[in-house]
RNA sequence: GUGCCUAUGGUGCAAUGGCAGCACGUCUGACUGUGGCUCAGAAGGUUGUGGGUUCGAGACCCACUAGGCACC
Numbered sequence: 001g002u003g004c005c006u007a008u009g010g011u012g013c014a015a016u017g018g019c020a021g022c023a024c025g026u027c028u029g030a031c032u033g034u035g036g037c038u039c040a041g042a043a044g045g046u047u048g049u050g051g052g053u054u055c056g057a058g059a060c061c062c063a064c065u066a067g068g069c070a071c072c
Base pairs, nucleotide, nucleotide: 001071002070003069004068005067006066007065010024011023012022013021018055026042027041028040029039030038048064049063050062051061052060
């Protein structure tokens, strides 16, 4: 330099172009002599950045950034 893959709560991952969810973790409460387990509830996301397409984009298109793989 060229091609390809990945980027979504604190972590690991889902999500046919139509309300952004699950598990763990965190917090609060119940339970317990205390803690843990268990149960109930809550908070936490400008979906890597900037544009485009569309009535509507996490998903499609372009550029960029970061990481990874292959070739040179």